[in-house]
RNA sequence: GCGCGUGUAGCUCAGUGGUAGAGCGCUUCCUUGACAUGGAAGAGGUCGCAAGUUCGAUUCUUGCCAUGCGCA
Numbered sequence: 001g002c003g004c005g006u007g008u009a010g011c012u013c014a015g016u017g018g019u020a021g022a023g024c025g026c027u028u029c030c031u032u033g034a035c036a037u038g039g040a041a042g043a044g045g046u047c048g049c050a051a052g053u054u055c056g057a058u059u060c061u062u063g064c065c066a067u068g069c070g071c072a
Stems, first nucleotide, its partner, number of pairs: 001071007010024004018055001026042005048064005
């Protein structure tokens, strides 16, 4: 340099066009003498950045950035 893949909550990941979810973690409460377990509620996201298509984009297209693998 070229090709392919990945980028979504603090972490690991789902989500194939209609206003984004799970597990773990975090906060508060209940339970305990206390802790753990268990139960209830809650916070936390410009979906890597920008543009395009569309009534509508996390999802489709293009460019860029980061990262992984392969080829040279």
Predicted 3D model of a 72-nucleotide RNA (transfer RNA) from a Candidatus Anderseniibacteriota bacterium. Its mean pLDDT, the model's own confidence on a scale to 100, is 84. The RNAcentral record of the sequence draws on ENA. Rfam family: tRNA. It is annotated as a transfer RNA.